[in-house]
Context: one part of a larger RNA
RNA sequence: CUGGGCGUAAAGCGCACGUAGGUGGUUAUUUAAGUCGGAUGUGAAAUCCCCGGGCUUAACCUGGGAACUGCAUACGAUACUGGAUAGCUAGAGUAUAGUAGAGGGAAGUGGAAUUUCCGGUGUAGCGGUGAAAUGCGUAGAUAUCGGAAGGAACACCAGUGGCGAAGGCGACUUUCUGGACUAAUACUGACACUGAGGUGCGAAAGCGUGGGUAGCGAACAGGAUUAGAUACCCUGUAGUCCACGCUGUAAACGAUGAGGACUAGCUGUUGGAAGGGAUUCACUUUUCAGUAGCGAAGCUAACGCGAUAAGUUCUCCGCCUGGGGAGUACGGCCGCAAGGUUAAAACUC
Numbered sequence: 001c002u003g004g005g006c007g008u009a010a011a012g013c014g015c016a017c018g019u020a021g022g023u024g025g026u027u028a029u030u031u032a033a034g035u036c037g038g039a040u041g042u043g044a045a046a047u048c049c050c051c052g053g054g055c056u057u058a059a060c061c062u063g064g065g066a067a068c069u070g071c072a073u074a075c076g077a078u079a080c081u082g083g084a085u086a087g088c089u090a091g092a093g094u095a096u097a098g099u100a101g102a103g104g105g106a107a108g109u110g111g112a113a114u115u116u117c118c119g120g121u122g123u124a125g126c127g128g129u130g131a132a133a134u135g136c137g138u139a140g141a142u143a144u145c146g147g148a149a150g151g152a153a154c155a156c157c158a159g160u161g162g163c164g165a166a167g168g169c170g171a172c173u174u175u176c177u178g179g180a181c182u183a184a185u186a187c188u189g190a191c192a193c194u195g196a197g198g199u200g201c202g203a204a205a206g207c208g209u210g211g212g213u214a215g216c217g218a219a220c221a222g223g224a225u226u227a228g229a230u231a232c233c234c235u236g237u238a239g240u241c242c243a244c245g246c247u248g249u250a251a252a253c254g255a256u257g258a259g260g261a262c263u264a265g266c267u268g269u270u271g272g273a274a275g276g277g278a279u280u281c282a283c284u285u286u287u288c289a290g291u292a293g294c295g296a297a298g299c300u301a302a303c304g305c306g307a308u309a310a311g312u313u314c315u316c317c318g319c320c321u322g323g324g325g326a327g328u329a330c331g332g333c334c335g336c337a338a339g340g341u342u343a344a345a346a347c348u349c
Stems, first nucleotide, its partner, number of pairs: 003321004007303002012317001014201004021194003025088007033081002035077003039073004049065006091191001092188004096183004103177007110154001115149007125136002162169002206246006215240002221235003257316006265294012277281001298305002322349003331342004
């Protein structure tokens, strides 16, 4: 390489949109490119293979045949694939009526709490720890009551609940806006799936410019503790927050790529729809879409998975190929930098 694989052994890109490409529902007609058939020509000789012959045999030499699995030409076949034409509606989409939702952007508003400041009451401690001390406090702290300021986060509701492609999203109101689901009809008529490159989004930390800073709080510094104390305690900076721009990585996890089809059941729950029971309504049946717990068959090295598959299969993409060296060096590309991405080898076991 052919293969065999990718939940946990090496291996699914963090996620999407989409170009080329690959693949693609159903009916009829047509074409005959792929495909198939025999024919003709060619496929040098030698070699290989088969049957003979010649050296005493063999190697060797030699006659004939077969083969040369290929290519070309014309003719023919038409099931499948492709091309063309005309249709269809089961895929996909559009319209209509509803439904649920922390989906996203912007503006405004609210209450609880912490902190600080002002005022009242009040008096000797408070705070902190394993124990202490630094610290705060008779210039009146801590505690408690009233008021003010400011920033950040939104208790209860809250739920293996919901929404989103993923990252993620949780006070309330208004406004702009994306998607999903359900029902019934109408319409378009394969318009689809995947997706190398490419483009966009992408937690936290970090970076740039400007603002903001209540609480929390790296690094570093100071104080304290201690035998030492690179810690626990006290003080406190960046940061955390906002605007704009950059970075582009995470155990970015379901460690499980996307889409379609098929294959026992049972239970909970979310959002619909249609019935039944006696309208309510606690109920119950069926069904669609999600989300969880068990489990048959099957799969799996086992653990486990099991209609939300890791079962049975189809299409397309990504990735793996002993451990270390190494996700490193060099080079390229990107970045303000930090660094990211692509990605070896020697050597060694």

Notes:
This is a predicted structure of a 349-nucleotide part of an RNA (small-subunit ribosomal RNA, central domain) from a metagenome.